A computed fold for a 77-nucleotide RNA from an Armatimonadota bacterium, annotated as transfer RNA. It was read from a public genome assembly. The prediction has a mean pLDDT of 80. Lineage of the source: Bacteria > Bacillati > Armatimonadota.
[in-house]
RNA sequence: GCGGUUGUAGCUCAGGCGGUUAGAGUGCCAGGUUGUGGCCCUGGAGGUCGUGGGUUCGAGUCCCAUCAGCCGCCCCA
Numbered sequence: 001g002c003g004g005u006u007g008u009a010g011c012u013c014a015g016g017c018g019g020u021u022a023g024a025g026u027g028c029c030a031g032g033u034u035g036u037g038g039c040c041c042u043g044g045a046g047g048u049c050g051u052g053g054g055u056u057c058g059a060g061u062c063c064c065a066u067c068a069g070c071c072g073c074c075c076c077a
Stems, first nucleotide, its partner, number of pairs: 001073007010026004019057001028044005050066005
């Protein structure tokens, strides 16, 4: 340099043929239970969906560019 792949909550990951409100587990906070803690139960907060554009009535999802990680290939020494 070329190709592929991944990027969504603090972490690990879902997300149907584009359809309006983005979810789960875990962690965190509060409450219940308990003599205290843990376990268990209930509730809550937490998201520029990597970034910037485009298409569309509508984009996490489609298109283009770009950034970062990973894999493969090529070139030079």